RNA sequence: GGGAGUGUGGCGCAGUGGUAGCGCAUCCGGCUGAUAACCGGGAGGUCGUGAGUCCGAGUCUCACCAUUCCCA
Numbered sequence: 001g002g003g004a005g006u007g008u009g010g011c012g013c014a015g016u017g018g019u020a021g022c023g024c025a026u027c028c029g030g031c032u033g034a035u036a037a038c039c040g041g042g043a044g045g046u047c048g049u050g051a052g053u054c055c056g057a058g059u060c061u062c063a064c065c066a067u068u069c070c071c072a
Stems, first nucleotide, its partner, number of pairs: 001071007010024004018055001026042005048064005
């Protein structure tokens, strides 16, 4: 220098155009003599940034940023 992948709550991941979800963690409550486990509930995200297409974008297109890999 060229090419490809990845980027979504604190962490790990789903979500292939129609209201953004799951597990763990965290908080509250239940259970217990108490703790853990277990059970119920809550909070937490403007989906890497910006633009475009579309009635509608996490999803499609383009640029950029970060990161991983391949080629030279």
Overview: The RNA shown here (transfer RNA) has 72 nucleotides and comes from an archaeon. Model confidence (mean pLDDT): 84 of 100. Its Rfam family is "tRNA". It is annotated as a transfer RNA.